[in-house]
RNA sequence: AUCUUAUCCAGAGGGGUGGAGGGAUUCGGCCCGAUGAAACCCGGCAACCUGCGAUUUGAAGCAAGGUGCUAAUUCCGACAAAAUGGUUUCCAUUUUGGAAGAUAAGAU
Repeated sequence: AUCUUAUCCAGAGGGGUGGAGGGAUUCGGCCCGAUGAAACCCGGCAACCUGCGAUUUGAAGCAAGGUGCUAAUUCCGACAAAAUGGUUUCCAUUUUGGAAGAUAAGAU
């Protein structure tokens, strides 16, 4: 880097350093930010892998070693279908699916 599988409406800071951006990418929206953004440290959350755990052969539970995460559903939409409504080649809303992305584990 590519592929496969699973998950993505839960949860998590009046801390320190820092000093202007940030919310993945493109577009459109909408937000966060000098009452302090990113980043780093500390703290915290969760439990994918892992360890313990047994006779029900693999479950509950416990721990937290490897990752991850720590505003807003993955902040929302983009593509397709269905339903409803309208001023009906179209538009709006809702639902479902998909795409893209993120994370974990595995394979090449």

A computed fold for a 108-nucleotide RNA from Desmospora activa DSM 45169, annotated as SAM riboswitch aptamer (S box leader). The source organism's lineage runs through Bacteria, Bacillati, Thermoactinomycetaceae, Desmospora and Desmospora activa. Its mean pLDDT, the model's own confidence on a scale to 100, is 81.